This is a predicted structure of a 95-nucleotide RNA (SAM riboswitch aptamer (S box leader)) from a soil metagenome. The sequence is in RNAcentral, with records from MGnify. Its mean pLDDT, the model's own confidence on a scale to 100, is 81.

RNA sequence: UCUUAUCCAGAGUGGGUGAGGGACGGGCCCGAUGACCCCCGGCAACCUGGCCGAGCCAGGUGCCAACUCCUGCGGACCAAUUCCGAGAGAUAAGA
Numbered sequence: 001u002c003u004u005a006u007c008c009a010g011a012g013u014g015g016g017u018g019a020g021g022g023a024c025g026g027g028c029c030c031g032a033u034g035a036c037c038c039c040c041g042g043c044a045a046c047c048u049g050g051c052c053g054a055g056c057c058a059g060g061u062g063c064c065a066a067c068u069c070c071u072g073c074g075g076a077c078c079a080a081u082u083c084c085g086a087g088a089g090a091u092a093a094g095a
Base pairs, nucleotide, nucleotide: 001095002094003093004092005091006090007089012040014039015038016037020030021029022028024072025071026070027069041064042063043062045061046060047059048058049057050056051055068088073085074084075083076082
């Protein structure tokens, strides 16, 4: 980079550090009552293995504010609003 699948569920009153963070633009938010990150803890989506199997357990990843936080492009209507699809993004597995 490409292909396939999923993205309305779930998950912290812990420790450390100390100012940014939510992919990008526009919004709107989170954050010194401590964000981000690390450790611990937790959740359970994909893959692998074990157990006869449902299911559970272990491992490889992943995840733990807000629907992928909303939106960006197109359509359903002229508008508002709402909905649908695409795109973009994220994750897993494969090439």